[in-house]
RNA sequence: CAAAUGGUCAACUAGGGUUCCGGCCGGUGUUUCCAGAAUAAGGAAAUGCGGGUGACUGGUCCGAGAGUUGACGGCCUUUUCCAAGGCUACACGGCGGGACAAAAGCCCGGGAGGA
Repeated sequence: CAAAUGGUCAACUAGGGUUCCGGCCGGUGUUUCCAGAAUAAGGAAAUGCGGGUGACUGGUCCGAGAGUUGACGGCCUUUUCCAAGGCUACACGGCGGGACAAAAGCCCGGGAGGA
């Protein structure tokens, strides 16, 4: 200087909801305590059961084409081979639908559309 490929996977994050755990709020049973003349009415704590709540920080869970990191892959150059070096860019975006318990920047989808 030129050419070519610009993909896959994993981990994580922004984000997301509510199956499970936990939190919170009622109900109710038991025990103990307070008070009481009392086994009545009342109050408190612990604990069991069941319900509600994600306009509950969280754990579990989902999770990015246009977020991060890594691995692999791809391309180029050098090289007999082994291997080494470099590159892997850019990216505005619905409505609607789909999955899981549910939702979403998940999937349809780098789609429709726009520039």